[in-house]
RNA sequence: AACUCAUCGAGACCGGCAGAGGGACAGGCCCAGUGAAGCCGGGGCAACCUUCAGGACCAACCACCCUGAAAAGGUGCCAACUCCUACGGUGAAGCGCAUCGGGCGCCACCGAAAGAUGAGAG
Numbered sequence: 001a002a003c004u005c006a007u008c009g010a011g012a013c014c015g016g017c018a019g020a021g022g023g024a025c026a027g028g029c030c031c032a033g034u035g036a037a038g039c040c041g042g043g044g045c046a047a048c049c050u051u052c053a054g055g056a057c058c059a060a061c062c063a064c065c066c067u068g069a070a071a072a073g074g075u076g077c078c079a080a081c082u083c084c085u086a087c088g089g090u091g092a093a094g095c096g097c098a099u100c101g102g103g104c105g106c107c108a109c110c111g112a113a114a115g116a117u118g119a120g121a122g
Stems, first nucleotide, its partner, number of pairs: 003120006013042005021031003026085003043078003048074002050070006082114001087111005094106004
């Protein structure tokens, strides 16, 4: 790397060095000399790992589960919903196109895929 499980519409920036890229990939749309990536220092957010309390279950206890609180440590994160779309499904009404077959698209919702992060496992 691959595998399993959970989460992904919330939240959180300053300084120094550096000097042209960055937002995973493709298309779009953005960010960027009023300083990108990267590195360093400090700050913060959050609550996955952790601890505590209550509930539920149970004959009872523990674990799992639900709710809440804490934040020392290990990670993570600090433009835009994972920035949007990409594949499939559904849709009363609406809008556009159409070769009028009620079709395709826009749009909305749901799911998947891909990706990210954590905890496992190896």
Molecule: SAM riboswitch aptamer (S box leader)
Organism: Woeseiaceae bacterium